[in-house]
RNA sequence: GCGGGUACAGUAUAUCGGUUGUACACUUCCUUGCCAAGGAAGAGGGACGGGUUCGAUUCCCGUUACCCGCU
Numbered sequence: 001g002c003g004g005g006u007a008c009a010g011u012a013u014a015u016c017g018g019u020u021g022u023a024c025a026c027u028u029c030c031u032u033g034c035c036a037a038g039g040a041a042g043a044g045g046g047a048c049g050g051g052u053u054c055g056a057u058u059c060c061c062g063u064u065a066c067c068c069g070c071u
Base pairs, nucleotide, nucleotide: 001070002069003068004067005066006065007064010024011023012022013021018054026042027041028040029039030038047063048062049061050060051059
């Protein structure tokens, strides 16, 4: 330098264009004499910039970061 892949919550990870889910963690409450365990509720997310579309995490282009291969 070229090609390919990945980017979603604190962490890990789903989601075939129509309200962004799950687990652990966190907060509150219940349960207990206390802790742990258990139960209920809640807060918190689509890397960045454009395009297509009535509507984009999803499709297209670029940028950034990381990973793999080639040279």

The RNA shown here (transfer RNA) has 71 nucleotides and comes from a Minisyncoccota bacterium. NCBI's taxonomy places the organism under Bacteria, Bacillati, Minisyncoccota. RNAcentral holds the sequence, with entries from ENA. Rfam family: tRNA. By type it is a transfer RNA. Its mean pLDDT, the model's own confidence on a scale to 100, is 83.